[in-house]
Molecule: Lysine riboswitch aptamer
Organism: Clostridium merdae
Parts: sequence; C1' cells; structure tokens
RNA sequence: GAUAGAGGCGCGUCUUUCAAAAGUAGCGGGAUGUAGGUUGCCAAAACCGACGAGAGCCUGUGAAAGGGAAAGUCGCCGAAGGAAAUGUGCGGCAAGCAUUUACCUGGUUAUGACCGUGAACAACGGCAUGACUGUCAUCAUGAGAGUAUGGUGGAGAGCUAUC
Repeated sequence: GAUAGAGGCGCGUCUUUCAAAAGUAGCGGGAUGUAGGUUGCCAAAACCGACGAGAGCCUGUGAAAGGGAAAGUCGCCGAAGGAAAUGUGCGGCAAGCAUUUACCUGGUUAUGACCGUGAACAACGGCAUGACUGUCAUCAUGAGAGUAUGGUGGAGAGCUAUC
C1' cells in the first nucleotide's frame, strides 16, 4: 500500500403507520373598528385596501411540511455526525444544494438551572462529567506452550487477518 473483517441498544437512506404539529395556517360567516396590508428578513417593484383591507374578537370548516416514535427496507462498519472555507443561489442576507479540509468525534448510554436547532418540557446536534463496550499499548497478579483478571493510557490517521 492492497484485499478481507470485527465492535452492537452500531451507522445512514427510503417506505408505511401512529402521535404531535393543531382545533394552528388556510377558507367561509358575523359584530367591532381604522389605515394600512402581502413572500424567512431588508430594500425595491407589483398587487390588495375607505365598495372598509390587515390585525385582534366570536363562529363554521379545517390541513400540510420540517422534527419524532414504531415496524419494515436497502446500503453499510468513517459506518456516519459536527465545524470551517469555497462555490451556487439572490438586488442583498439567510435557508437550501454542491465541493473541499489530517479541523473535531472509536461506539453506545445516563446526567446537565449549559449552548444551538425546534411549536415542543419531544427529539437531535455541540460541550462537560460519569458508566458500559470494542480495540491496541503498558503495568501488576495468577497461570505456566495457549491465556485470565485488575489498574493506567491512546485514538478510527485506530485495530485484526492475508498478501
């Protein structure tokens, strides 16, 4: 360097169902009432509005997306996630999308008057602390051809096997 593997409540995609979103947005009706209103934000333009809009209130009807859970499915074991930069996008910003980076994270999980996303007290991401777990190194003890237990430390740029 190549190929093949292992970790386990392992990782991601997609589908279905369910809860939530929400009795919300939207649409219809009513009373009141005044000058503004409309896209994620700013600006412009356009459109709507004294034939009374919009907001708020009463009432009828009443979603969806993103996010979540479960089951299944396919692809996998840097699986993947985060961060940053660049590009795209736009009048500008943001979102989204794409690319790059040896910048960070081994994996799971619990906790948190923490930070972020979020409608959310859900969930997820970040960070901190702890536990569990795989792996390698090292030390101790036992055993004495095999290897077991315990302590400490490292990081996937790792570990195992073959070439």